[in-house]
Context: one part of a larger RNA
RNA sequence: GGCGUUUGGUGGAUGCCUUGGCAGCAAGAGGCGAUGAAGGACGUGAUACUCUGCGAUAAGCCGUGAGGAGCUGAGAAUAAGCUUUGAUCCGCGGAUUUCCGAAUGGGGCAACCCAACUGACAGUGACCUAUUAUCUACUUCGGUAGUUAAUAGGCUGCUGAAACAGUUACUUAUUACCUGAAUACAUAGGGUUUUAAGAGCAAACCCGGGGAACUGAAACAUCUAAGUACCCGGAGGAAAGGAAAGUAAUAACUACUCCCCUAGUAGUGGCGAGCGAACGGGGACCAGCCGAGCAACGUAGUGAACUGGAAGGACCUGGGAAGGUCCGCCAUAGAGGGUGACAGCCCCGUACAGGUAGCGAAGUUGACGUAUUAAGUAGGGCGGGACACGUGAAAUCCUGUCUGAAGAUCGGAGGACCACCUUCGAAGGCUAAGUACUCCUUGCUGACCGAUAGCGAACCAGUACCGUGAGGGAAAGGUGAAAAGCACCCCGACGAGGGGAGUGAAACAGUACCUGAAACCGAACGCCU
Numbered sequence: 001g002g003c004g005u006u007u008g009g010u011g012g013a014u015g016c017c018u019u020g021g022c023a024g025c026a027a028g029a030g031g032c033g034a035u036g037a038a039g040g041a042c043g044u045g046a047u048a049c050u051c052u053g054c055g056a057u058a059a060g061c062c063g064u065g066a067g068g069a070g071c072u073g074a075g076a077a078u079a080a081g082c083u084u085u086g087a088u089c090c091g092c093g094g095a096u097u098u099c100c101g102a103a104u105g106g107g108g109c110a111a112c113c114c115a116a117c118u119g120a121c122a123g124u125g126a127c128c129u130a131u132u133a134u135c136u137a138c139u140u141c142g143g144u145a146g147u148u149a150a151u152a153g154g155c156u157g158c159u160g161a162a163a164c165a166g167u168u169a170c171u172u173a174u175u176a177c178c179u180g181a182a183u184a185c186a187u188a189g190g191g192u193u194u195u196a197a198g199a200g201c202a203a204a205c206c207c208g209g210g211g212a213a214c215u216g217a218a219a220c221a222u223c224u225a226a227g228u229a230c231c232c233g234g235a236g237g238a239a240a241g242g243a244a245a246g247u248a249a250u251a252a253c254u255a256c257u258c259c260c261c262u263a264g265u266a267g268u269g270g271c272g273a274g275c276g277a278a279c280g281g282g283g284a285c286c287a288g289c290c291g292a293g294c295a296a297c298g299u300a301g302u303g304a305a306c307u308g309g310a311a312g313g314a315c316c317u318g319g320g321a322a323g324g325u326c327c328g329c330c331a332u333a334g335a336g337g338g339u340g341a342c343a344g345c346c347c348c349g350u351a352c353a354g355g356u357a358g359c360g361a362a363g364u365u366g367a368c369g370u371a372u373u374a375a376g377u378a379g380g381g382c383g384g385g386a387c388a389c390g391u392g393a394a395a396u397c398c399u400g401u402c403u404g405a406a407g408a409u410c411g412g413a414g415g416a417c418c419a420c421c422u423u424c425g426a427a428g429g430c431u432a433a434g435u436a437c438u439c440c441u442u443g444c445u446g447a448c449c450g451a452u453a454g455c456g457a458a459c460c461a462g463u464a465c466c467g468u469g470a471g472g473g474a475a476a477g478g479u480g481a482a483a484a485g486c487a488c489c490c491c492g493a494c495g496a497g498g499g500g501a502g503u504g505a506a507a508c509a510g511u512a513c514c515u516g517a518a519a520c521c522g523a524a525c526g527c528c529u
Stems, first nucleotide, its partner, number of pairs: 001528009015514001016478002020449002022446007029438002031201002039100003042055003046078002049075003061094005070082003105114003115168005121160005127154007135146004170198004176192004205236001206234005216223001220270001246253002257284005267275002288430003294366004301359002306354003312327005328345002330334001336348003379403008389415001410425005465472002485513001488500004
């Protein structure tokens, strides 16, 4: 040095587990904000720090309901306390709620700086009232009028270092007043003031205004991608749309929205790539109108916190019984979880039943409102856009520009246009349901994951760390049933680490802790060289 057998170290695979995720279903909620939000900074405990809670009333204050024995949140303990005179915890309502932030008194490098006015408070001056005392005058001796002083109350003026409270942004609408042009009265405008609203944030869904390119066409320009991405504005729990100047075709239908067909059809298209309907049919839902509604009370019902809620013992194995054996019981409850291994009957629950506040079909009451036929319109010319439809034979809809009717004896449409016929009534408005979505809450489910998986994040994660910044972005779970977390002794440096002893079922379960593979590194023994 090699091989073999054994035994270790290192390492953290695998197995098992799950507090976390993922995807749904059913309900709920669909907003919060100048009564100051979302999000933060800084504080706050007996005790340093972090998380959670809270806000100088600061892990909390008050009321009320519920509940009934413990409690003072977590890492994490000790001290000191609270509690059947009902604490802690839980529901509801209220109070407090520093500073920043739309941030709004002004400023600003967010959590800071600098104010003004008014008030309260304090001091001081005048005046008024009351009481008491004092002095003077009068007196019918009961008192009356006045002076001075103190105290208390009221009203008013001035001053105030620091500290306290309120107000003071802008815009729009609105109230009242002052002022005030061209221009005489006036009006516009300006100023002060009253009252109210708006502003900002938030995941998707929705409507509107703008609006690409890569790409495809095997190049590329019309075209496509696509009215997509993105930007802006606005709203709601949905939004939008909506009760025919409709669709049809000699028969009729009957608002709108959504789904399945019709149909990749008719069409459109450098007739290329592609784009792509409607009528009609079947469903979901149905509702019509000129404010259909609003508010209060409130029956049934539902129901926050909550209440009741059945039924098991013995022996055996074992550290431990829920396992095994024997004999029972409950079940409108054999969902699920926990308990020292696998529990219907041990615990929490579950089925079922009950129930306050609140909400609230029905119902009652009250307050309010109730339009009237639409002209610079329809149509036309030019230029564009939208319609599946690229200007085409191009109807229909919108309009930048120029024009421009009729008035129900009238007007629009039926895909150029005309006639007949049919059908409808534009230029005012509202409208539930069916439809879309899920930042969020609750319950349930899974031939979903099980720590290199599943959210980036099971763990103090949008953290540590990186970047000037926009932004990027980890790793990291498991002792044991219970800390019973090794008293005491020894070696060692009063170490690290280890050996005894003890706990425990187990310590090769010792906080580098379940299991503990492989790579890699040793040791002992045997053999070979």